Predicted 3D model of a 530-nucleotide part of an RNA (large-subunit ribosomal RNA, domain I) from Pseudooceanicola batsensis HTCC2597.
The sequence was found in a public genome assembly.
It matches the Rfam family "Bacterial large subunit ribosomal RNA". Rfam links the family to the GO terms structural constituent of ribosome and ribosome.
[in-house]
Context: one part of a larger RNA
RNA sequence: GGCGUUUGGUGGAUGCCUUGGCAGUAAGAGGCGAUGAAGGACGUGAUACUCUGCGAUAAGCCAUGGGGAGCUGAGAAUAAGCUUUGAUCCAUGGAUCUCCGAAUGGGGCAACCCACCUGACAGUUCGAUAUAAUAGCCUUCGGGCGAUUUAUAUCUGGCUGAAACAGGUACUUUUAACCUGAAUACAUAGGGUUUUAAGAGCAAACCCGGGGAACUGAAACAUCUAAGUACCCGGAGGAAAGGAAAUCAAUGAUACUCCCCUAGUAGUGGCGAGCGAACGGGGACCAGCCGAGCCAUGAGAGUGACUAGAACACGUUGGGAAGCGUGGCCAUAGCGGGUGACAGCCCCGUAUAGGAAGCUCGAUUGGACGUAUUAAGUAGAGCGGGACACGUGUAAUCCUGUUUGAAGAUCGGGGGACCACCCUCGAAGGCUAAGUACUCCUUACUGACCGAUAGCGAACCAGUACCGUGAGGGAAAGGUGAAAAGCACCCCGACGAGGGGAGUGAAACAGUACCUGAAACCGAAUGCCU
Numbered sequence: 001g002g003c004g005u006u007u008g009g010u011g012g013a014u015g016c017c018u019u020g021g022c023a024g025u026a027a028g029a030g031g032c033g034a035u036g037a038a039g040g041a042c043g044u045g046a047u048a049c050u051c052u053g054c055g056a057u058a059a060g061c062c063a064u065g066g067g068g069a070g071c072u073g074a075g076a077a078u079a080a081g082c083u084u085u086g087a088u089c090c091a092u093g094g095a096u097c098u099c100c101g102a103a104u105g106g107g108g109c110a111a112c113c114c115a116c117c118u119g120a121c122a123g124u125u126c127g128a129u130a131u132a133a134u135a136g137c138c139u140u141c142g143g144g145c146g147a148u149u150u151a152u153a154u155c156u157g158g159c160u161g162a163a164a165c166a167g168g169u170a171c172u173u174u175u176a177a178c179c180u181g182a183a184u185a186c187a188u189a190g191g192g193u194u195u196u197a198a199g200a201g202c203a204a205a206c207c208c209g210g211g212g213a214a215c216u217g218a219a220a221c222a223u224c225u226a227a228g229u230a231c232c233c234g235g236a237g238g239a240a241a242g243g244a245a246a247u248c249a250a251u252g253a254u255a256c257u258c259c260c261c262u263a264g265u266a267g268u269g270g271c272g273a274g275c276g277a278a279c280g281g282g283g284a285c286c287a288g289c290c291g292a293g294c295c296a297u298g299a300g301a302g303u304g305a306c307u308a309g310a311a312c313a314c315g316u317u318g319g320g321a322a323g324c325g326u327g328g329c330c331a332u333a334g335c336g337g338g339u340g341a342c343a344g345c346c347c348c349g350u351a352u353a354g355g356a357a358g359c360u361c362g363a364u365u366g367g368a369c370g371u372a373u374u375a376a377g378u379a380g381a382g383c384g385g386g387a388c389a390c391g392u393g394u395a396a397u398c399c400u401g402u403u404u405g406a407a408g409a410u411c412g413g414g415g416g417a418c419c420a421c422c423c424u425c426g427a428a429g430g431c432u433a434a435g436u437a438c439u440c441c442u443u444a445c446u447g448a449c450c451g452a453u454a455g456c457g458a459a460c461c462a463g464u465a466c467c468g469u470g471a472g473g474g475a476a477a478g479g480u481g482a483a484a485a486g487c488a489c490c491c492c493g494a495c496g497a498g499g500g501g502a503g504u505g506a507a508a509c510a511g512u513a514c515c516u517g518a519a520a521c522c523g524a525a526u527g528c529c530u
Base pairs, nucleotide, nucleotide: 001529002528003527004526005525006524007523008522009521015515016479017478020450021449022447023446024445025444026443027442028441029439030438031202032201039100040099041098042055043054044053046078049075050074051073061094062093063092064091065090066089070082071081072080105114106113107112115169116168117167118166119165121161122160123159124158125157127155128154129153130152131151132150133149136145137144138143171199172198173197176194177193178192179191180190206237207235208234209233210232211231217224221270247253248252257284258283259282260281261280267275268274288431289430290429294367295366296365300361301360302359303358306354307353308352312327313326314325315324316323328345329344330334336348337347338346380404381403382402383401384400385399386398387397390416411426412425413424414423415422466473467472486514489501490500491499492498
C1' cells in the first nucleotide's frame, strides 16, 4: 500500500410525522374611505429586543350578554399584583384613537417645518343684578329704611395673554342668501363673501366604454394573421352589459342573457395562411313596462358568544394500555382530535335539543311621491373610414368625420344590389329581476392532492436576510423526550472548549451540534497478501 472483517468519525439520504400549502364543493360576503381608508412611522409593559395587541385613556377604558376559577399575549423566566363584591376570557355595542398617508390651512427630502381665525381658560376693566357690612334716619326698642363706599357671587360687553387645549381654515361641483357689477338705460353675464351637500383615494378577479401594438403564422413578405389580444386610460356593480322589435320568417314565431346542436356547414379569404355565422331545434330562466320602487311597521326565519348532551370495568404484557383476555353498556352520538402504543363508553367533541344582543332576510299593515306621449339637422344621399363571420365586393344592414337633407300613419323602415307585388314592423326618449362571469375575503366540509429539493417564493418572525443607483430580483432554514425530569455533586482542563464519573429517563450512540441516521469521504483495531 491492497483486499477482507469489526468498530468509529463525517454527512444528512431514507422511513415515519405535520403546525403549512394545493384543488374544490356548499353557503355567506362582495367593498373600505373627509365620521379621514388601505398601508405605514413612532410610541405603549415592572422589561434590552422582536412579534402580537393597543394609541398619550396606549398588551388597554365603559356598557350589555355569556362564563365560572384562575389570571397578568408569544419568544421566557423573575418581581409585583388582580380575582366568587365574579377576574382573565368570549360575543356585541360604545369611548379614546399621536404622526404620515386621498391628506385637504401653507410648505416639504412621508411620518417633519411654519401658521392664521374663533372659542375655552387666565388676568384686567365699564356696567347690571343679588347678598352682606357701613355714615345716618325712623322706631311701638322687637326692628325697619338706606345715600355713599367696600366685599363676594352671577351675567352682558371691552382690552391683554408666554406656553398648552378645542374647533375651523385645500380644490372642484352643488344649494341658498347677501354685496357688487360690464358691453347697454333698466337689467343680465361676470366677480366677491358666507352657507349647504357631494366628489376625490385604496382594493384580487369578473364587466362596460375610449385608445391600441409587436413577436408570431403565412414555411420569405406587403393585404391578411396574431387580435381588437397584451398594454394604457375612464367608469360601475355585486354582478356588469343586454333587453320588450322601424326583429326574424315565409304564412308563422314572438324581449334579453347563457349552454348544447345546427357546423367547421353557408360563406369569407394574396379564394393563401386562415377566419367563420345565421335560420331552425333542444335546454337554463322567464316579466314586463313608463318608477316595477321609497319611508315606517316587523308575524316569522337565519346567523350567533354559549348551554345541555348517552355509555366500562377487571386481569395481563409493558416505562406507560387505548393493545391482548374476560365480562358488560350506549347509540337520532362508531365524523374528528387528544390522552405515556391502536379508546363508541377517559377528555374535547359529535347526533339531537335550546340560545341574549347585534346583524341579515322578510309576510302583513300604514304613509308619501310619481305615472312620459309619438321624438329633424333626424332618416336618407355623396365622399372617407369603421363594425357586421362578410378583406369593396352584386354588398344589403349598423356607426359616423365631412357636404347635404325628407315624409308625418292617406306616412315611414325592413325582408342581403335594385324595382314591383306581398308580408312584417314603427327609428330618431327611457327603465327592467332571473338564468350568466369572477373570488382579495368568511364559515363548514371534501380529496386514488403534496408531505419539507415536495406543496404557495414563504410549515420556521418571508416578500425576511441578501443583491441592485433603480425598476426589480429574491433565498436557505421543520422533528430531544410521554414529561425538562434539559445532567445536582465530583474529577481532568484555563473558574475554558471538550470530556470522564454520578444522577434523570423505557432509552442519553434521545444531551438543546438532540427521531431514524444510507452513500460519497476520513480513521482505528485485527486477519491475509505485497
NCBI's taxonomy places the organism under Bacteria, Pseudomonadota, Alphaproteobacteria, Rhodobacterales, Pseudooceanicola batsensis.